Predicted 3D model of a 372-nucleotide RNA (Bacterial RNase P class A) from Robiginitomaculum sp. Rfam family: Bacterial RNase P class A. From the family's description: Ribonuclease P (RNase P) is a ubiquitous endoribonuclease, found in archaea, bacteria and eukarya as well as chloroplasts and mitochondria. Gene Ontology terms of the family: tRNA processing, dimeric ribonuclease P complex and ribonuclease P activity.
C1' cells in the first nucleotide's frame, strides 16, 4: 500500500430571529416568563414478558399449538453467550430446523434390471449340445454382481490374496455396530478389544420421544355523569257506559291505558384516571472466557388527543475544486469557488428479532506486494 473478515460508533456543533406541544407561575382574559420536548430503529407488528379483564376447586390425563445438539444466561423467549458435531472457505472467519428410521405406516419423479423380504439389461464364467479342421460363433440349464451403463441415491470403500468367473469368501487399513477404559458437568472427543457387515434415504410425511403450553386485548380496565327518551317507588288530581289507536264517519271487533311533583336506579354524549421511578439512564467498582450478576455513586429524561418536537440565516465541521507558499512529491498550510446532511415520526409500557439508513468513524484479525 491492496483485498477482506469480525465487533463497535457516529447520526451534525454554535448563535440569532420566528414557529409549535406539555407542566408549572402570574394575569379577569388576550396573553406573559420559567422549564422540558423522539429514534437506532421511535418501523415491521414476528416472538417473549409486565399489567388489566373474562374462564378457572386442586392435581392429573386426552386433544390442539409450539420448541428440539450440549451447557450456561434472563422475569421470560423461538432471545443471548461459550462449547460440540457437520459443512464453505488459503486464512481471518461464516453458515447450520442440529432428537429418534435395528416402534410401526407411508414415500423415493425421470431413468434403469432391479429403490429395499431384492434383482440381472450390457457383460464375465462352468458343463451339455449344435455349427466348424481350428480360433470361434449359437443355444439350454446353472453361477456370477467383479467391470459397462441409469440415477439425488444402487445393499460398505481400497489394495492383496483367492476363484471357473466371482464374492467379505479369506486378510491389511478406513468406515460400521456391540463392549469396556480414559478425558470432559454434558454435547462429544480419543483408545482397545470383539463382529465379516447386519442397520439405504426422506421424520420441512404420518408419527414416536423430551419439555414449554388457558382466552382476549389500553377501543384492556376503573370511576364520574348531561339533554331528551324510557324504566321503577311514592304521594295528589282524575276515572273506565271514559279515553287514545286501529286512514275518514256510524256500528261492531281488536289493542293500549291518564296527568302533576318528588325521589331512585341504568344506559349514551362527554370528562377523570388507568400515563410513566422504570426487569430505569450514566459512571465506576468486584465476580464471571461471556451472555450476564452484584455493590456503590449520581440523574429525572416527551407523554396525546387525529397526534407538538419545525423553519430561516450566520459560523464551524465534513466533501470536492482553484490558485499560492513549504518541502518529506503527496502531504502540510494559507485564501477563494461549488456541494451534500439519510432511513424516517412516540401513543400502555418492557426485553428481543428482522428490515431501512447518506456523508463518516474507530478497534481487533487475515491473506497478498512493497522497503528497512
Nucleotide at each position: 500500500c491492496c483485498a477482506g473478515a469480525u465487533g463497535a460508533c457516529u447520526g451534525g456543533g454554535c448563535g440569532a430571529u420566528c414557529g409549535c406541544g406539555g407542566u408549572g407561575c402570574g394575569g379577569c382574559a388576550a396573553c406573559g416568563c420559567a422549564u422540558c420536548g423522539a429514534g437506532g430503529a421511535a418501523a415491521g407488528u414476528c416472538c417473549g414478558g409486565g399489567c388489566u379483564c373474562c374462564a378457572c376447586g386442586a392435581a392429573g390425563a386426552c386433544a390442539g399449538g409450539g420448541u428440539g445438539c450440549c451447557g450456561g444466561g434472563u422475569a421470560a423467549c423461538g432471545c443471548c453467550c461459550g462449547g460440540c458435531g457437520g459443512g464453505a472457505g488459503c486464512g481471518a472467519u461464516c453458515c447450520u430446523a442440529g432428537g429418534g428410521a435395528a416402534a410401526g405406516c407411508g414415500c423415493c419423479a425421470c431413468a434403469g434390471a432391479a429403490a429395499a423380504c431384492a434383482a440381472a439389461c450390457c457383460g464375465c464364467u462352468g458343463c451339455g449340445c449344435c455349427a466348424g479342421c481350428g480360433a470361434u460363433g449359437g443355444u439350454g440349464c446353472g453361477g456370477u454382481a467383479a467391470g459397462g451403463g441409469u440415477g439425488a441415491a444402487a445393499a460398505g470403500g481400497u489394495g492383496c490374496g483367492g476363484u471357473a468367473a466371482g464374492a467379505g469368501c479369506g486378510c491389511a487399513c478406513c468406515g460400521c455396530c456391540u463392549u469396556c477404559g480414559c478425558a470432559g458437568c454434558a454435547a462429544u472427543g480419543u483408545g482397545a478389544a470383539g463382529g465379516g457387515c447386519a442397520u439405504g434415504g426422506c421424520a420441512a410425511g404420518c408419527c414416536c420421544c423430551a419439555c414449554c403450553u388457558g382466552g382476549a386485548g389500553c377501543a384492556a380496565g376503573a370511576c364520574c355523569a348531561a339533554a331528551u327518551a324510557g324504566g321503577g317507588a311514592u304521594g295528589g288530581c282524575a276515572u273506565a257506559u271514559g279515553g287514545c289507536g286501529u286512514g275518514u264517519c256510524u256500528u261492531u271487533g281488536c289493542g293500549c291505558u291518564g296527568u302533576c311533583a318528588u325521589c331512585c336506579g341504568g344506559g349514551u354524549c362527554g370528562g377523570u384516571c388507568g400515563c410513566g421511578u422504570g426487569a430505569g439512564g450514566u459512571g465506576u467498582c468486584u465476580g464471571g472466557u461471556a451472555a450476564c450478576a452484584g455493590g456503590c455513586a449520581u440523574c429525572c429524561c416527551a407523554g396525546a388527543g387525529g397526534a407538538a418536537u419545525g423553519a430561516u440565516c450566520g459560523u464551524c465541521g465534513c466533501c470536492u475544486u482553484u490558485u499560492g507558499u513549504g518541502c518529506u512529491u503527496g502531504c502540510a498550510u494559507a485564501a477563494g469557488g461549488g456541494g451534500a446532511u439519510a432511513c424516517a415520526g412516540a401513543a400502555c409500557c418492557c426485553g428481543g428479532c428482522u428490515u431501512a439508513c447518506a456523508c463518516g468513524u474507530c478497534a481487533u484479525c487475515u491473506g497478498g506486494c512493497c522497503u528497512u